[in-house]
RNAcentral holds the sequence, with entries from ENA. Bacterial RNase P class A from Brevibacterium sp. HMSC22B09, 360 nucleotides, folded computationally. Rfam family: Bacterial RNase P class A. Rfam describes the family as follows. Ribonuclease P (RNase P) is a ubiquitous endoribonuclease, found in archaea, bacteria and eukarya as well as chloroplasts and mitochondria. By type it is a ribozyme. Rfam links the family to the GO terms ribonuclease P activity, dimeric ribonuclease P complex and tRNA processing. Taxonomically the source falls in Brevibacterium (Bacteria, Actinomycetota, Actinomycetes, Brevibacteriaceae). Its mean pLDDT, the model's own confidence on a scale to 100, is 78. The gene name in the source record is rnpB. The model forms 94% of the base pairs in the Rfam consensus.
């Protein structure tokens, strides 16, 4: 220099004019939380999808079990997780490194289209091979052919009528036992057993672990007007049941209680918080010290224009440095708050690492 891998970060800067929201200070009046003036602050790396996990709130809940849902190599981190870190195993790459929905198919059940004789548990006989005879049947046979994504370990030999792990050697896998290393997943080495049992668990199922439900439109407080309940008061008034008496109901006023709707306040933003340094740890992360406060709307503010500079692209000029002209600058946007994952994104910066080539 080129090609590649991993991690972290930025998301234009400054100034001016106009405008918006919260809040503070001042002023004005028609006193509405109204208008005017000034000040502070005012979106993101994803604020998004709402897919996981937690805080918080209300409801539910003796304990245990069944059922349902989720998670799934091992160890660690964390408030927790389907997240992160490190490692193991399998796969990819020459390497840095990347990918894996990575428990169990030898507990049981189901399924495996078409083709094929047969799609799985003392396998199976379509062609072929061998034997027998009554010559087209019976028996043996998984070496060979054919079908299929997949056909019951592979190669060679012994053996046999022909064959076959039937037996033998080597190779591959599995099971059991032992030793060593590792916290562990697992790795390495040795011995024994011919044990050779297809795939599918994002099919049922089995094993281990985890899990109450609903959500800030949660919930709490205040309280105008309008229903309602209870108690009291007055004329013992009026009206209904009823012609009369008693009783009772309704109409008025006062007090207490109280329902849903609309409204206001609260929840609301200082939090598992950001940044810097040190220590422990391979790391995720934790601890300690210092420092900072940085949106809280409720039809929902955070915008528009101009100037200068910077960034990227294209064209032209120039020996180079560079200059000129034109164009571009994404995805998007808080609504209770955090930790993740996933998806979208014009461009740019830094660090570490791998490979090849060149120079010293």
């Nucleotide at each position: 220099a080129c090609a590649g891998g991993c991690c972290a970060c930025c998301a234009g800067a400054c100034g001016g004019u106009c405008g918006c929201g919260u809040u503070c200070g001042g002023g004005c009046c028609u006193c509405g939380u109204g208008c005017c003036c000034g000040g502070c602050c005012g979106a993101g790396g994803a604020a998004a999808g709402u897919c996981c996990g937690g805080g918080c709130u209300c409801c539910g809940c003796a304990g245990a079990g069944c059922g349902c849902g989720g998670u799934g190599g091992u160890g660690g981190c964390u408030a927790a997780c389907a997240g992160c870190c490190a490692c193991c195993c399998g796969g990819g790459g020459a390497a840095a490194c990347c990918c894996g929905c990575g428990g169990g198919a030898a507990a049981g059940u189901g399924c495996c289209g078409c083709a094929g004789a047969a799609a799985g548990c003392u396998a199976a006989a379509c062609c072929g091979c061998c034997a027998g005879c009554g010559u087209g049947c019976u028996g043996g046979u998984a070496a060979g052919g054919g079908u299929g994504a997949a056909a019951a370990g592979g190669u060679g030999g012994u053996g046999u009528a022909a064959g076959a792990g039937a037996c033998c050697a080597c190779c591959a896998g599995g099971g059991c036992c032992c030793g060593c290393g590792g916290u562990g997943a697992c790795g390495c080495g040795g011995g024994c057993c011919g044990c050779u049992g297809g795939g599918u668990a994002a099919a049922c199922c089995c094993c281990a672990c985890c899990g109450g439900g609903a959500g800030c439109a949660a919930g709490a407080u205040c309280g105008u007007g309008c229903a309602g309940a209870c108690g009291g008061c007055u004329a013992u008034a009026c009206g209904g049941c009823u012609g009369c008496u008693c009783g009772u109901c309704g109409u008025g006023c006062c007090g207490u209680c109280g329902g849903g709707u609309g409204g206001a306040u609260u929840g609301c933003u200082u939090g598992a918080g950001g940044c810097c340094u040190g220590c422990a740890g391979c790391a995720a992360u934790g601890c300690a010290g210092g420092u900072c406060c940085u949106a809280g709307a409720c039809a929902g503010a955070u915008g528009a224009c101009c100037g200068u500079c910077g960034c990227c692209c294209a064209g032209g000029c120039u020996u180079c440095c560079g200059c000129c002209u034109g164009g571009g600058a994404a995805c998007a946007g808080a609504a209770c708050c955090c930790g993740g994952c996933u998806u979208a994104u014009c461009g740019g910066u830094g660090g570490c690492c791998u490979g090849u080539c060149c120079g010293u």